[in-house]
RNA sequence: CCCCUGGUAGCUCAGUGGUAGAGCGGUCGGCUGUAGCCCGACAGAUCCCCGGUUCAAUCCCGGGCCGGGGGA
Numbered sequence: 001c002c003c004c005u006g007g008u009a010g011c012u013c014a015g016u017g018g019u020a021g022a023g024c025g026g027u028c029g030g031c032u033g034u035a036g037c038c039c040g041a042c043a044g045a046u047c048c049c050c051g052g053u054u055c056a057a058u059c060c061c062g063g064g065c066c067g068g069g070g071g072a
């Protein structure tokens, strides 16, 4: 320098144009003598940044930043 791949909740990951989800974790409640297990509920991400396409972008296109892999 070139190519590929990833960036979404505190953590690990889904979501491939039309309401942003799950598990774990957190909070509250139930259960229990207490705690844990189990059950129920709630909170929590303007989706890495800028621009473009579109009626509409986490998603498509261009550029940038950061992580991983490969090539020269």
Stems, first nucleotide, its partner, number of pairs: 001071007010024004018055001026042005048064005

The RNA shown here (transfer RNA) has 72 nucleotides and comes from a Nanobdellota archaeon. RNAcentral holds the sequence, with entries from ENA. Model confidence (mean pLDDT): 83 of 100. Its Rfam family is "tRNA". The source organism's lineage runs through Archaea, Nanobdellati and Nanobdellota.